[in-house]
RNA sequence: CGAAGAAGCACAGGCGAUCGCCGGUUUCGAAAGAGGCGGGAGGAAAGUCCGGGCUCCACAGGACGGGAUGGUUCCUAACGGGAACCGGGGGUGACCCCAGGGACAGUGCCACAGAGAGCAGACCGCCUGUUGACGCUUCGGCGACGGCAGGUAAGGGUGAAAGGGUGAGGUAAGAGCUCACCAGCUUCGCUGGCGACAGCGAAGGCUCGGUAAACCCCAUCCGGAGCAAGGCCGAAUAGGGAGGCGUUUGAGGGCGGUCCGUCCGAAGCCUCCGGGUUGGCUGCUUGAGACCGUCGGCAACGGCGGCCCUAGAGGAAUGAUCGCUACCUGACCCGCGGUAACGCGCUUCAGGCACAGAACCCGGCUUAUGGGCUUCUUCGGCCA
Numbered sequence: 001c002g003a004a005g006a007a008g009c010a011c012a013g014g015c016g017a018u019c020g021c022c023g024g025u026u027u028c029g030a031a032a033g034a035g036g037c038g039g040g041a042g043g044a045a046a047g048u049c050c051g052g053g054c055u056c057c058a059c060a061g062g063a064c065g066g067g068a069u070g071g072u073u074c075c076u077a078a079c080g081g082g083a084a085c086c087g088g089g090g091g092u093g094a095c096c097c098c099a100g101g102g103a104c105a106g107u108g109c110c111a112c113a114g115a116g117a118g119c120a121g122a123c124c125g126c127c128u129g130u131u132g133a134c135g136c137u138u139c140g141g142c143g144a145c146g147g148c149a150g151g152u153a154a155g156g157g158u159g160a161a162a163g164g165g166u167g168a169g170g171u172a173a174g175a176g177c178u179c180a181c182c183a184g185c186u187u188c189g190c191u192g193g194c195g196a197c198a199g200c201g202a203a204g205g206c207u208c209g210g211u212a213a214a215c216c217c218c219a220u221c222c223g224g225a226g227c228a229a230g231g232c233c234g235a236a237u238a239g240g241g242a243g244g245c246g247u248u249u250g251a252g253g254g255c256g257g258u259c260c261g262u263c264c265g266a267a268g269c270c271u272c273c274g275g276g277u278u279g280g281c282u283g284c285u286u287g288a289g290a291c292c293g294u295c296g297g298c299a300a301c302g303g304c305g306g307c308c309c310u311a312g313a314g315g316a317a318u319g320a321u322c323g324c325u326a327c328c329u330g331a332c333c334c335g336c337g338g339u340a341a342c343g344c345g346c347u348u349c350a351g352g353c354a355c356a357g358a359a360c361c362c363g364g365c366u367u368a369u370g371g372g373c374u375u376c377u378u379c380g381g382c383c384a
Base pairs, nucleotide, nucleotide: 001380002379003378004377005376006375007374008373009372011370013325014324015323016322017321018320019319021040022039024037025036026035027034028033042355046366047365049364050363051362052361053360054226055225056224057223061260062259063258064257066222067221068220069219070218071085072084073083074082075081086100087098088097089096090095101217102216106215107214108211109210110209123156124155125152126151127150128149129148130147131146132145134143135142136141164182165181166180167179168178169177183207185204186203187202188201189200190199191198192197230282231281232280233279240273241272242271243270244269245268252264253263254262255261289308291306292305293304294303295302296301327352328351329350330349331348334345335344336343337342
């Protein structure tokens, strides 16, 4: 100097003036209203994908079925989230990714090519026997080309993948057939670790494809509905019409689907048609809260202390104009450093400022998006 990796931080504008909107608090006022002081969209408010707080269903159980998750330990109110680690994979590396239990419970699939793709297989080969016929011959036989029968899977071919690897022995030719050294698998033991696991050693058969974000098996977990939940006040209408079941031999309803079971229901309940009310208040913002310090922890995070109150609209407020300025990009001049490339600073000018708007609240995930700064690390090149 170039290329790359990881983490963090804040920003998303600020100030002033004029006018306007919403809430809080306070003063005046009978009220309407007026004045003072303070406050007024986000990192994702989006998606509605998870988990909860809260509210209601009176409270609860078993089985089937359905769904979700899937290494270990920890964090958390909880999670399908987060942290650290283990294992696997990628990268020269810093680091990054993983829907990470089971293929020896069963079923399915692995196209094409190939002999053969789950317990398989002989296309080209190699060997033996027999047979046909050719050449040579020192008449022992040798060489080459076929048919048939048998043996073989070491060599070659096909393929993404072909039934451990290398070497030696052995064999008619071969093969873990045998042996040595490895790799893998199983069992046992020791060491380290909370653990998933890792390392070392011993013994052994000789070697037991892949795929489960295929069905499936295993382990763990799972009430429902939702602020349009719910509560209060007020008001109005048609104590309307029809049908069914039932009154202790229990209709109907509740318990996410089904069944069992259970509870309410002591007389009503259900279905359909029709009419009235579409008003006001509340829920509604002090919270698993923010910020600062300190202690513990590798970290996620937790404890303790201090300090703060930071939107609550209700068809939906938080805005408009002007001036100055912050930040980013580019250009010219000037100054400094430098051999240069270039870097830094200053004045002026021009342009830009993304994605996008609360609606009960919170913790995550996912998606959209403008640029900036800081720190550490890796690799490559050059110079001293």
The RNA shown here (Bacterial RNase P class A) has 384 nucleotides and comes from a Desulfuromonadaceae bacterium. It was read from a public genome assembly, where an Rfam model found it. NCBI's taxonomy places the organism under Bacteria, Pseudomonadati, Thermodesulfobacteriota, Desulfuromonadia, Desulfuromonadaceae. Model confidence (mean pLDDT): 76 of 100. Of the family's consensus pairs, 96% are formed in the model. Rfam family: Bacterial RNase P class A. The family's RNA type in Rfam is ribozyme.